[in-house]
RNA sequence: GGAGCAAUCCAGACGACCGCAGGAUCGGAUUCCGAUCCUGAGGAAAGUCCGAACACCGCAGGGCAGGGUGCUCCAUAACGUGGAGUCGCGGCGACGCGAAGGAAAGUGCAACAGAAAGUAUACCGCCCUGCUUUUUUAGCAGGGUAAGGGUGAAAAGGUGCGGUAAGAGCGCACCAGUUCUCCGGGUGACCGGGGAAGCUUUGUAAACCCCAUCCGGUGCAAGACCAAAUAGGGGAGUGUCUGAGGGCUGCCCGUCCGAGCUCCCGGGUAGGUCGCAUGAGGUGCAGGGCAAUCUGCAUCCUAGAUGAAUGGUCGUCGUCCGUUUUGGGGUAACCCGGAACGGAAACAGAAUUCGGCUUACGGGUUGCUCCGGCC
Numbered sequence: 001g002g003a004g005c006a007a008u009c010c011a012g013a014c015g016a017c018c019g020c021a022g023g024a025u026c027g028g029a030u031u032c033c034g035a036u037c038c039u040g041a042g043g044a045a046a047g048u049c050c051g052a053a054c055a056c057c058g059c060a061g062g063g064c065a066g067g068g069u070g071c072u073c074c075a076u077a078a079c080g081u082g083g084a085g086u087c088g089c090g091g092c093g094a095c096g097c098g099a100a101g102g103a104a105a106g107u108g109c110a111a112c113a114g115a116a117a118g119u120a121u122a123c124c125g126c127c128c129u130g131c132u133u134u135u136u137u138a139g140c141a142g143g144g145u146a147a148g149g150g151u152g153a154a155a156a157g158g159u160g161c162g163g164u165a166a167g168a169g170c171g172c173a174c175c176a177g178u179u180c181u182c183c184g185g186g187u188g189a190c191c192g193g194g195g196a197a198g199c200u201u202u203g204u205a206a207a208c209c210c211c212a213u214c215c216g217g218u219g220c221a222a223g224a225c226c227a228a229a230u231a232g233g234g235g236a237g238u239g240u241c242u243g244a245g246g247g248c249u250g251c252c253c254g255u256c257c258g259a260g261c262u263c264c265c266g267g268g269u270a271g272g273u274c275g276c277a278u279g280a281g282g283u284g285c286a287g288g289g290c291a292a293u294c295u296g297c298a299u300c301c302u303a304g305a306u307g308a309a310u311g312g313u314c315g316u317c318g319u320c321c322g323u324u325u326u327g328g329g330g331u332a333a334c335c336c337g338g339a340a341c342g343g344a345a346a347c348a349g350a351a352u353u354c355g356g357c358u359u360a361c362g363g364g365u366u367g368c369u370c371c372g373g374c375c
Base pairs, nucleotide, nucleotide: 001371002370003369004368005367006366007365008364009363010362012317013316014315015314016313017312018311020040021039022038023037024036025035026034027033028032042347046358047357049356050355051354052353053352054219055218056217057216066215067214068213069212070211071085072084073083074082075081086100087098088097089096090095101210102209106208107207108204109203110202123149124148125145126144127143128142129141130140131139132138157175158174159173160172161171162170176200177199178197179196180195181194182193183192184191185190223274224273225272226271233265234264235263236262237261238260245257246256247255248254281300282299283298284297285296286295287294288293319344320343321342322341323340324339325338326337327336328335329334
């Protein structure tokens, strides 16, 4: 210098002007306006994929069905999440990834090729017997054979020796695996070592299935409270020519219309209030633990809208990039600066609240790995 791996941090700063939302205080006034002060998005607020809190509904108990999860130990309110490990796979490496129980309970499937795809199988080849041919050879028939060839992703352990008509775990040695067993280590997954048995079993469970384990449903438009106008419901009173009530003018008279009118109760709707911001909370320090995380002490209060606020313009500075130019250091590779001009600053916007995961995205720092150059 190049190519990578891991962890972690930031998400421009300040000022001026204009503007928005919430709260407190004050003033005017009647649920509106004004003044001052304070506060006002994120690491993902996103996807709504998991797990909870909370609320309502359901529920004696048990089972079936259905769904999730699936190495171990630990963490946690809980999880399909996290931490530390085990085993396997990938990478030269730093390191990364893994739906990682069971195929010896049963069922299904295995394209094409191939003789045969799971009760193995005989296409070529090899070997034996019989017949024909005088024999060699060749042909036909019957049988043996998985050592060789060929097909395939996969052909029923591998290598060697013995054995045999030819062969074959048929026998033996070594290697690999499986099952059983003993010893040692580890909380455990598992690891290391020894022994026995020719036991050699195909793959596939993000195919059915089996085993273990967990799971009631709906989501803040949950739900609770206050509550009009109008029209229904219930009750009481009063009135229907002995005229309630209403119109003409506020009252009296008069006149006209005339079967309802008044009060109370209750349910629902519009609308409003709460839920709704003190919480599995943030920060700092100390301690336990490899870590996730836990404990103690101190300290802080930090958005709450409902057509939905959290913004815009300008200036200065800072950061990064490019071009031009320039100073210093070094034998060199190269390193450290200055100035001018131009440009860039991403992804994205809370809506009941938390813990995660996933996805989108700009920049910096630190540690580590591999390769190359120079001294």
Molecule: Bacterial RNase P class A
Organism: Desulfobacteraceae bacterium